Description: Model confidence (mean pLDDT): 76 of 100. The RNA shown here (Bacterial small signal recognition particle RNA) has 99 nucleotides and comes from an Actinomycetes bacterium.
[in-house]
RNA sequence: GGCCGGGUCCCGUGCAACGAUUGCUCGUGAACCGGGUCAGGGCCGGAAGGCAGCAGCCCUCAGCGAAACCAAUCGUGUGCCGCGGGUAGCCUGGUCGCC
Numbered sequence: 001g002g003c004c005g006g007g008u009c010c011c012g013u014g015c016a017a018c019g020a021u022u023g024c025u026c027g028u029g030a031a032c033c034g035g036g037u038c039a040g041g042g043c044c045g046g047a048a049g050g051c052a053g054c055a056g057c058c059c060u061c062a063g064c065g066a067a068a069c070c071a072a073u074c075g076u077g078u079g080c081c082g083c084g085g086g087u088a089g090c091c092u093g094g095u096c097g098c099c
Base pairs, nucleotide, nucleotide: 001096002095003094004093005092006091007090008089009086010085011084012083013082014081015079016078017076018075019074020073021072022071023070025066026065027064028063034059035058036057037056042051043050044049
């Protein structure tokens, strides 16, 4: 000095960790413009009965709040973890040649 390999380094990718968001679960949740049931009262009817329907109660939409996990998405030198690739430089191993 050449060749081959490895490490560092860079790129891509995967995984994990962390964070955020959404979904799930629970709670709350409509004076009126959601639903159901509709006391009282009202209306119709000779009566039987019927009609509409306030309050209350129940269920819930949107929204709001909550705890830890699960799922999905995004992000980050958090990891120097896995896989593949790259050769500029550096380190290193083997081999060959020259002085």
Notes:
The organism belongs to Actinomycetes, within Bacteria. Its Rfam family is "Bacterial small signal recognition particle RNA". Rfam classes the family as a non-coding RNA gene. Gene Ontology terms of the family: SRP-dependent cotranslational protein targeting to membrane, signal sequence recognition and signal recognition particle, plasma membrane targeting. It is recorded under the gene name ffs.